This is a predicted structure of a 105-nucleotide RNA (SAM riboswitch aptamer (S box leader)) from a Candidatus Melainabacteria bacterium. It was read from a public genome assembly, where an Rfam model found it. The organism belongs to Candidatus Melainabacteria, within Bacteria.
[in-house]
RNA sequence: GGCUUAUCCAGAGUAGCAGAGGGACUGGCCCAGUGAAGCUACAGCAACCGGAACCAAAAAUAUUUAUUUACGGUUAUAACGGUGCUAAUUCCAGAUAGAUGAGCG
Numbered sequence: 001g002g003c004u005u006a007u008c009c010a011g012a013g014u015a016g017c018a019g020a021g022g023g024a025c026u027g028g029c030c031c032a033g034u035g036a037a038g039c040u041a042c043a044g045c046a047a048c049c050g051g052a053a054c055c056a057a058a059a060a061u062a063u064u065u066a067u068u069u070a071c072g073g074u075u076a077u078a079a080c081g082g083u084g085c086u087a088a089u090u091c092c093a094g095a096u097a098g099a100u101g102a103g104c105g
Base pairs, nucleotide, nucleotide: 002104003103004102005101006100007099008098013042014041015040016039017038021031022030023029025094026093027092028091043086044085045084048082049081050080052075053074054073055072058069059068060067061066062065090097
C1' cells in the first nucleotide's frame, strides 16, 4: 500500500530545540516571526482493542438441567497493556475523498 467493518457536531497543551510554513486534496475560509511543520520532554483527553463483571446464540459432554467452550451483547472503571488524539463540526463545500481503531490477506 490492499480488502472488510465501526466511528468522526463531545473532550483535551505547555515547555525546550528549530525557523516558514500549516489546516490530506480542489475551491473557500482560516492558523502562523506574539513562532508554522518537524523533533524531544512532561502533562492531558477519550474509551477502539486487550484486561473486569453480567447476560448469552451455538456446540460438546454428562443426561433433563447442569458443566465446559463460546459467536455476540450490556455495564462499569481508568491508565495496567496496544493504539489514537489534544485550533476551528473531518474548519466549510465537493469527491469513486480522508483520518483512526479492530479484523483479514
Its mean pLDDT, the model's own confidence on a scale to 100, is 79.